This is a predicted structure of a 498-nucleotide part of an RNA (small-subunit ribosomal RNA, 5' domain) from an uncultured bacterium.
Context: one part of a larger RNA
RNA sequence: GAACGAACGCUGGCGGCGUGGAUAAGACAUGCAAGUCGAACGAGAGAAUUGCUAGCUUGCUAAUAAUUCUCUAGUGGCGCACGGGUGAGUAACACGUGAGUAACCUGCCCCCGAGAGCGGGAUAGCCCUGGGAAACUGGGAUUAAUACCGCAUAGUAUCGAAAGAUUAAAGCAGCAAUGCGCUUGGGGAUGGGCUCGCGGCCUAUUAGUUAGUUGGUGAGGUAACGGCUCACCAAGGCGAUGACGGGUAGCCGGUCUGAGAGGAUGUCCGGCCACACUGGAACCGAGACACGGUCCAGACACCUACGGGUGGCAGCAGUCGAGAAUCAUUCACAAUGGGGGAAACCCUGAUGGUGCGACGCCGCGUGGGGGAAUGAAGGUCUUCGGAUUGUAAACCCCUGUCAUGUGGGAGCAAAUUAAAAAGAUAGUACCACAAGAGGAAGAGACGGCUAACUCUGUGCCAGCAGCCGCGGUAAUACAGAGGUCUCAAGCGUUGUUC
Numbered sequence: 001g002a003a004c005g006a007a008c009g010c011u012g013g014c015g016g017c018g019u020g021g022a023u024a025a026g027a028c029a030u031g032c033a034a035g036u037c038g039a040a041c042g043a044g045a046g047a048a049u050u051g052c053u054a055g056c057u058u059g060c061u062a063a064u065a066a067u068u069c070u071c072u073a074g075u076g077g078c079g080c081a082c083g084g085g086u087g088a089g090u091a092a093c094a095c096g097u098g099a100g101u102a103a104c105c106u107g108c109c110c111c112c113g114a115g116a117g118c119g120g121g122a123u124a125g126c127c128c129u130g131g132g133a134a135a136c137u138g139g140g141a142u143u144a145a146u147a148c149c150g151c152a153u154a155g156u157a158u159c160g161a162a163a164g165a166u167u168a169a170a171g172c173a174g175c176a177a178u179g180c181g182c183u184u185g186g187g188g189a190u191g192g193g194c195u196c197g198c199g200g201c202c203u204a205u206u207a208g209u210u211a212g213u214u215g216g217u218g219a220g221g222u223a224a225c226g227g228c229u230c231a232c233c234a235a236g237g238c239g240a241u242g243a244c245g246g247g248u249a250g251c252c253g254g255u256c257u258g259a260g261a262g263g264a265u266g267u268c269c270g271g272c273c274a275c276a277c278u279g280g281a282a283c284c285g286a287g288a289c290a291c292g293g294u295c296c297a298g299a300c301a302c303c304u305a306c307g308g309g310u311g312g313c314a315g316c317a318g319u320c321g322a323g324a325a326u327c328a329u330u331c332a333c334a335a336u337g338g339g340g341g342a343a344a345c346c347c348u349g350a351u352g353g354u355g356c357g358a359c360g361c362c363g364c365g366u367g368g369g370g371g372a373a374u375g376a377a378g379g380u381c382u383u384c385g386g387a388u389u390g391u392a393a394a395c396c397c398c399u400g401u402c403a404u405g406u407g408g409g410a411g412c413a414a415a416u417u418a419a420a421a422a423g424a425u426a427g428u429a430c431c432a433c434a435a436g437a438g439g440a441a442g443a444g445a446c447g448g449c450u451a452a453c454u455c456u457g458u459g460c461c462a463g464c465a466g467c468c469g470c471g472g473u474a475a476u477a478c479a480g481a482g483g484u485c486u487c488a489a490g491c492g493u494u495g496u497u498c
Base pairs, nucleotide, nucleotide: 001498002497003496004495006494007493008492009491010490013364014363015362016361017360018359019357020356026320027319028318030317031316032315035078036077037076040075041074043072044071045070046069047068048067049066050065051064053062054061055060056059085275086274087273095199096198097197098196099195100194101193104192105191109188110187111186112185113184114183115182117151118150119149120148127140128139129138130137131136157166158165159164171180172179173178201247202246203245208238209237210236213235214234215233216232217231218230219229220228250272251271252270253269254265255264256263257262277298278297279296280295281294300311301310302309303308328354330353331352332351336350337348338347339346340345367398368397369396370395378389379388380387381386402439404434405433406432407431408430442487443486444485445484446483447468448467449466453482454481455480456479457478463470464469
C1' cells in the first nucleotide's frame, strides 16, 4: 500500500447492487418447511335435478328410486433418497485430474419388439364388543381393488455343452375413436457403484510397524471385483523416496496479495464429500442404512391417573446461552424450478420479493453565480502598525438533483382459451406539477518518517507514543483554543493475510 463474512470509537442525507451466527455440531417455546391422486378401490357424508308415493296449508314437507356434482378417514400408487442446512468427523481414492469396468446397477424419460388368457383366498375401512389416564391396542362378523396368490402361455431372458428346465401381467376414463396405464425383452439417455496412475498440511523431542496382517486354494456374500466374510495352507506386507504414531484440517473451481514466481485462504455462488441429539442396526425401495422414517442403547427435556408414554431447528423465522460480533416469529406461489394428478388444480420457508444493519462496493447530494470589499461584526495572533478566519458571511440574481406534497401509473406474461379471468413485488419504479436554499458534514491528523503552526495551561506531574522518542518554566510531540492539512457519509483504532 492492498484486502476483509470483520469488531470497537466518533459521526451519519439518499439510492442501486451485493452481503450478514466466523464463537456453543450448545439447548430450544411457538408457527410453518412433503405431499398428492376419487380417472386404482370399497365405504361414508353433503348438495342439486328428475320420476314416483303419502300428507295436505296447492306448493311445501317426508319416504323411496335414478342421475350428476362436491368432500374424505382407510386400502392402494407415486413422491418423501430431490430440494434446503451445517462442517462436527475425515490426511482418506475424501477431493482434483486422467484412465479402466469383459467386474456392475439405473425408477420416471426416449426408440424398437413381444404380450396382457383363466381363476382364487384374504385384509384395512364400516359394524359389534373389550383394555388403557393417555399414547395406543385386543377379539368377533363382513367387504373392494391397479393390494396379494395360483394355473396357462414364453417371442425373449436366466441356467446348461446339448437335450431340456425355470420365469409375467391390471386395469381405469370415454358413446366411440382413442388416451393413460400393466408385463417381459433389446438399445439409448441420465444418475450412480467400484478399481487404478499422478497431485496438494506440520511433526523424527514419533523408527520401526502389521495376525485378516500379506498372498494362495475353496466356499459364502454383493448389482459388482476384492480378506468383504469364513475354513485351511504359506510367511508374508509396509518403512529415512518417512511407514506407524501424534497434531491440525472438509476438498476443489476460485478468492486476496504480488510485476511475476510465490505466499495466504476456501465467506457468498458452483461441483464433490461427510453429518443430522450421541452410539449402533437393519427394513421398505430403482435409489437410504434415510435431517422433519423404524428399532435398540445413552444423555437431556416434557406429560402422567405412577402402570406408562412423548421429543430431536446443523430447514425458514424466532428464543435463551456463550461471545468483540451477525437480521423479520414478513408477503406470494405472479415468475423460475420441483412433487402428485388425464386435467382443473393442490403442495412447495426451494424460489421470487420486501424489511433490518454505512457490513462492503458504486453513484448522487448537502447548492450555483456575483459580491459592500481599499475586506462588516465576532474569534485568534500581534512587533499594537496590523495580519488572519475571508468571497467566507451579510446582500443581489439563479437552479431544483435528492428528500417532501399532489395527480397519473407500469413492464418483467410467455402460453392457454369460444370468450373471459388472472402480478407477491406495488400504488413501488417511472412521468407530470408545486413550493422553498429551504431538510442533509463529519472524522482523524499537524516533531521526523508524513501533507499540515501558533497562543495559553501544565512543569519528568498530568499525559502522549506505530518506530525514533516528547514532558524536569519560553513544549510546533501533553491538554484546550484559533488556524491549517488529508479523506469524506464516512473517518480513525484494533485484529488477520500478502
Background:
It matches the Rfam family "Bacterial small subunit ribosomal RNA".